[in-house]
RNA sequence: AGGAUGAACGCUAGCGGCAUGCCUAACACAUGCAAGUCGUACGAAAUUAUUUUAGUGGCGGACGGGUGAGUAACGCGUGAGGAUCUACCUUUAGGAAAGGAAUACAAAUGAUUAAAUCCUUAUAAGCUUUGCGGUGAAAAAAGAAAUUUGCCUAAAGAUGAACUCGCGUCUGAUUAGUUAGUUGGUGGGGUAAUAGCCUACCAAGACGAUGAUCAGUAGCUGGUUUGAGAGGAUGAUCAGCCACAUUGGAACUGAGACACGGUCCAAACUCCUACGGGAGGCAGCAGUGGGGAAUUUUCUGCAAUGGGCGCAAGCCUGACAGAGCAAUGCCGCGUGAGGGAUGACGGCCUUUGGGUUGUAAACCUCUUUUUUCAAGGAGGAAGUUCUGACGUGUACUUGAAGAAUAAGCAUCGGCUAACUCCGUGCCAGCAGCCGCGGUAAUACGGGGGAUGCAAGUGUUAUCCGGAAUUAUUGGGCGUAAAGCGUCUGUAGGUGGUUUAUCAAGUCUAUUGUUAAAGCGUGUAACUUAACUUCAUAGAUGCAGUAGAAACUGUUAAACUAGAGUAUAAUUGAGGUAGAAGGAAUUUCCAGUGGAGUGGUGAAAUGCGUAGAUAUUGGAAAGAACACCAAUUGCGAAGGCAUUCUAUUAAAUUAUUCUGACACUCAGAGACGAAAGCUAGGGUAGCAAAUGGGAUUAGAUACCCCAGUAGUCCUAGCCGUAAACGAUGGAUACUAUAUAUUAGACGCAUCGACCCGUUUGGUAUUAAAGCUAACGCGUUAAGUAUCCCGCCUGGGGAGUAUGCUCGCAAGAGUGAAACUCAAAGGAAUUGACGGGGGCCCGCACAAGCGGUGGAGCAUGUGGUUUAAUUUGAUGCAACGCGAAGAACCUUACCAGGGUUUGACAUGGUAUAAAAUUUCUCGAAAGAGGAUGGGUGUUUACACAUAUACACACAGGUGGUGCAUGGCUGUCGUCAGCUCGUGUCGUGAGAUGUUGGGUUAAGUCCCGCAACGAGCGCAACCCUCACUUUUAGUUGCCAUCAUUAAGUUGGGCACUUUAAAAGAACUGCCAGUGAUAAGCUGGAGGAAGGUGGGGAUGACGUCAAGUCCUCAUGGCCCUUAUGUGUUGGGCUACACACGUGCUACAAUGGCACUUACAAUGGGAAGCAAAGAGGUGACUCUAAGCUAAUCCCAAAAAUGUGUCUCAGUUCGGAUUGUACUCUGUAACUCGAGUGCAUGAAGCUGGAAUUGCUAGUAAUCGCGGAUCAGCGCGCCGCGGUGAAUACGUUCCCGGGUCUUGUACACACCGCCCGUCACACCAUGGAAGUUGGUUACACCUUAAGGCAAAGCUUAUACCUUUGACUACGGUACGAUCAGCAACUGGGGUGAAGUCGUAACAAGGUAACCGUA
Repeated sequence: AGGAUGAACGCUAGCGGCAUGCCUAACACAUGCAAGUCGUACGAAAUUAUUUUAGUGGCGGACGGGUGAGUAACGCGUGAGGAUCUACCUUUAGGAAAGGAAUACAAAUGAUUAAAUCCUUAUAAGCUUUGCGGUGAAAAAAGAAAUUUGCCUAAAGAUGAACUCGCGUCUGAUUAGUUAGUUGGUGGGGUAAUAGCCUACCAAGACGAUGAUCAGUAGCUGGUUUGAGAGGAUGAUCAGCCACAUUGGAACUGAGACACGGUCCAAACUCCUACGGGAGGCAGCAGUGGGGAAUUUUCUGCAAUGGGCGCAAGCCUGACAGAGCAAUGCCGCGUGAGGGAUGACGGCCUUUGGGUUGUAAACCUCUUUUUUCAAGGAGGAAGUUCUGACGUGUACUUGAAGAAUAAGCAUCGGCUAACUCCGUGCCAGCAGCCGCGGUAAUACGGGGGAUGCAAGUGUUAUCCGGAAUUAUUGGGCGUAAAGCGUCUGUAGGUGGUUUAUCAAGUCUAUUGUUAAAGCGUGUAACUUAACUUCAUAGAUGCAGUAGAAACUGUUAAACUAGAGUAUAAUUGAGGUAGAAGGAAUUUCCAGUGGAGUGGUGAAAUGCGUAGAUAUUGGAAAGAACACCAAUUGCGAAGGCAUUCUAUUAAAUUAUUCUGACACUCAGAGACGAAAGCUAGGGUAGCAAAUGGGAUUAGAUACCCCAGUAGUCCUAGCCGUAAACGAUGGAUACUAUAUAUUAGACGCAUCGACCCGUUUGGUAUUAAAGCUAACGCGUUAAGUAUCCCGCCUGGGGAGUAUGCUCGCAAGAGUGAAACUCAAAGGAAUUGACGGGGGCCCGCACAAGCGGUGGAGCAUGUGGUUUAAUUUGAUGCAACGCGAAGAACCUUACCAGGGUUUGACAUGGUAUAAAAUUUCUCGAAAGAGGAUGGGUGUUUACACAUAUACACACAGGUGGUGCAUGGCUGUCGUCAGCUCGUGUCGUGAGAUGUUGGGUUAAGUCCCGCAACGAGCGCAACCCUCACUUUUAGUUGCCAUCAUUAAGUUGGGCACUUUAAAAGAACUGCCAGUGAUAAGCUGGAGGAAGGUGGGGAUGACGUCAAGUCCUCAUGGCCCUUAUGUGUUGGGCUACACACGUGCUACAAUGGCACUUACAAUGGGAAGCAAAGAGGUGACUCUAAGCUAAUCCCAAAAAUGUGUCUCAGUUCGGAUUGUACUCUGUAACUCGAGUGCAUGAAGCUGGAAUUGCUAGUAAUCGCGGAUCAGCGCGCCGCGGUGAAUACGUUCCCGGGUCUUGUACACACCGCCCGUCACACCAUGGAAGUUGGUUACACCUUAAGGCAAAGCUUAUACCUUUGACUACGGUACGAUCAGCAACUGGGGUGAAGUCGUAACAAGGUAACCGUA
């Protein structure tokens, strides 16, 4: 998700039928009506000539109607029962004699007077009594009459009512004891009737864990609703019963009441009053106020049905019949039907093509349910006439008009049917759960479209369902919540084999009942349906009768397989008590000895020259019992270990006996580690607390030195543990294999072993089966039966409160409010670990040189500034973007300009484009003068400028967290995956793990895997060797020649540049597993990847870049665009990074003499010569380059300096110059002279490098007018060291733990501070309910006394007794200063307890 409702609220609304309508305040009620009737019972009055009525009298006001407060009860339901009454009605039988009186007639008083009113007497049946006896009725009326209606008594019926009993009927044990008329008996009273119903006496009973009492809640039922059912929830309307009538009490009358529209009393409230006193009771129908989310008209009629009275006519009837209001519900109908494409307009979307709204509309044809109007017109009437509220003629029929009068609500992220645009930007808001919203929202709001239902539709509330989520049907408890710590045992539950018996359970048949309505089935009638009618079925239940006897049960008898008993044997750290023992420790005494000892990561406190530690001898004390020792044994568990003795319990085996005696157990009882408590002892060692020393940021800890309770014993308490196998007990069944322990038997043997069978115990494997998995698996967590205990999301909380126990500490029992959407289990993949194994890397180690100190250069931070543009920020930002900021660059700042624009496309008009030049201005620019294209198509085209207007241009503006592309990094690390198969419920695993090996997931072997892909390697470039080809600008061995390979000549060599070759563990030896490979060797230019480069797997870091470029959304558009001048990016207390130069003698300086390679060169490189001390300048050959030029230094040799702030070092500064360039001030580079700073090898720390490497020396190039100590390249000289993998860092792989998965920069605990919420305690305070006792006592009935002939009345009294009062309690609820913890909150404070060996393993109990 479904169904339901007496519903309410939002939006909307055409009609009809049938139903329903104060669920809240049993709150208060204005007004009207709701129970009267009879003159054929009576007198009387009035009117008047037949009527009316106040009273007496009769019947009825106990029905009908309302409500659900109370009630947990014989109240209700169901089924029985006997000790009862019953007006009116029906049937039967009998009867009605005589006398008297009251009362009423407007009030008071008096008189008179009637009856079907009342009283007395008589009598009959009857009733009562064993009997004698007692008691004991009546009424008439109407009519001319017949007769009719009444009256009394009795019997019976019918109806109604009362009483009793069995069973059923909510929650709480944090309510466990209750009860004195209480339970029973006897006598008496009382009632219609039984009864402690009442009373006197007697007895001491009665109820209760199968839940009494108490507290809370509640009218019960037929039914209603949901559900497959079993059940759950509910008790409106209709029907049955009960209770109530403002609150409490009481009786009267009556057939019936303790009485809704009667009486009396009391209380509260309201009203009237002349203040003396009176009146009232809507929980009847309407209606009002109030309460509330919420529930109608102060309507019509007695026409029908029913009721009361009456002989009747009739009267009364807010019962009832109807109408009104309300979409409150159920049911039915309609809002049109057919055709109609240019798929119209409009809307929305769009990739701009179109799509969709949509046959929808318009338009054409048709119909008239409904609507309006008109006409006709029932039935409901029974009872020949008359009688209709509904009903202004309703239902229905006919005619006319005209598509005419009639559609909304919710939803559209998933669950769940239905999608897009705009707006918004963690805002506004949505939300049933998950969740959505932080600039591209199918989730918010609106539009379009779609989906669902439809006169309704959504929301809210409540109930059932789904929920097997309280599980009887139908759940669980090793680790998710859950087995009591263990045993004994009562009630209870359950119970072995055989036979018979009974018939309680059980089963079968049948009878009664289970109201009607409803539900189910069928039928009928309203046009249909809802609604209604009729018929039928069913009604699980209760009670009776008859039967069956398998099972359970009862009774009786028997059995031995369960259980127990006895005897014998065996076993053991089983218990209790006593005795004994040695080693060790400490202390004391004595000897030896002489400076330390002790302790730790390192130390210190401590002990010690007053002699310690060490060592030798002796003595004392207390506690614990090494080896044996084990997966061992015993015990119910806790637990039990030196040896011996006593005593006691148990188990096993074998054989007897008893004969179901059994199993499990709520309550109950016993035992129960450690810690703790009380009292008394004891105290060697250890050791909470405590003191001291360390460690540390702190260290109330971990470590060390001391040390008290305690640990030990005796007696008593406590009663808890992660008291665990996290696994209750008993019984039976269900493959193995192995070990061990205590036996028995057999075989065997001289005997003990061995071997086999079997019983009991303890362990390890493993099949079936079970399990979420892990795992369990004859010692079950398997298959079954019985009994007990326990669980029902996490937290709050094992807390609060109450009670019980305890000396206390505390233990047992044990909630709620509130809060969260999880908490948890097992396993998987990763990641991580101050876990483990293996391996690698200039990672460490071994070395060499640096950085960090100085000065300078350069970049960054910071600061400053009008601006110091901006990006990059651990490694992987910081000589990085930038291969080069004086202007430009330039993005920044200030000033001054411009607006279709500096740049692109398109329109119109004008002008050739343009050149030269003047004025103003810092320039841009503005103004003026001059000048007057090209082309083959000349009315055109091309390009350019200006003006105008609009589309647009433009943006180094923002977002690298919207993107593409590119790049960095892990890392050139060896990894990352797939197909098929197999295993697993699954996530996943296997392959990829294992044994070797490698630089390598490289290769080999093995293997439920077999193959494959991206990576590795190789293929590519370069260097090293050789050959071939080719010789110009290259080379020169031979020949000639020159100053010179200069020239002839040559191409052998060098070299250049093209093609080949060469290296493959190929060969040998050893080793390895006969493999892969490794070690050594030979040969070779090169040897095991020959050196170097390019090449970067799947992915990680929301890594970097929107300022290279491209690009979505956003933003600016006389500006964030675009020209321009100047300034800034170059600042400067400071901090950091990267470099250069140094500090000097392996050096500086002077002179001298050699040797490269890569490269570059026309807006260029420039030889040579000349000038200048020099930078450089002048003149100028050559070179578009193997031709010419740029063009070497360290090194070599000689001399000097002689350890100094120096002949080191060169910063800084002055001055004079050179070069580039419009321009060198801010702000370039260089030169000469002069000046001559810091610095004497650098703290903590940190970095590069394994060979042509480090170190050191110079050279070239890009950018570039100029400018580098930077960058990219080149060659020259040329080392040291590596034992090795313990450690640091990073990485790979296997394994392990995990509470991590944003993945340890993780997670997470507690105090404190602040805010809010609910709650506990609390001096007290307020209120409700209630038990008991006492006082007073209305009305009232009862009793007694007085009065009376006697009742009655009256008076008095007594007990009872509502309300009220007093006292002491119980219980519940509200409030409360203060106070306790708990929960939740944003990025607070302090630490870091837990999760990894979490850095002291964690956890449980206790102090």
A computed fold for a 1407-nucleotide RNA from an uncultured bacterium, annotated as small-subunit ribosomal RNA.